[in-house]
Predicted 3D model of a 109-nucleotide RNA (SAM riboswitch aptamer (S box leader)) from Chryseolinea sp. H1M3-3. The prediction has a mean pLDDT of 77. NCBI's taxonomy places the organism under Bacteria, Cytophagia, Cytophagales, Fulvivirgaceae, Chryseolinea.
RNA sequence: GAUUUAUAAAGAAGCGCGGAGAGACAGGCUCAAUGAAACGCUAGCAACCUCCUAAAUAUGAAAGGUGCUAAAUCCUGACUUCCCACCGAUGGUGGGGGAACUAUAAACC
Numbered sequence: 001g002a003u004u005u006a007u008a009a010a011g012a013a014g015c016g017c018g019g020a021g022a023g024a025c026a027g028g029c030u031c032a033a034u035g036a037a038a039c040g041c042u043a044g045c046a047a048c049c050u051c052c053u054a055a056a057u058a059u060g061a062a063a064g065g066u067g068c069u070a071a072a073u074c075c076u077g078a079c080u081u082c083c084c085a086c087c088g089a090u091g092g093u094g095g096g097g098g099a100a101c102u103a104u105a106a107a108c109c
Base pairs, nucleotide, nucleotide: 001109003107004106005105006104007103008102013042014041015040016039021031022030023029025077026076027075028074043069044068045067048065049064050061051060053058080099081098082097083096084095085093086092087091
């Protein structure tokens, strides 16, 4: 990096270092010299892997491996497809929902 499956409106921040960007991408909006990203330390959240009980479902735990700790994945977004709805109906509208996209975990290549 590819694929598959699951989850994503809950939850949880301080310090040091650094010195202008950050929130994936586009648009919006927001955060930022009252100090952005990156990096380090400490603390915390969660419970995918893990551990206890257990036939399994499941309950519980948090030592370890990841992850995460502004804002609903911050909001919307393919005018591609599926379902629903509507209309003047071999079509059209683009209202609602899903897939998709993105992130993370686990498995596998």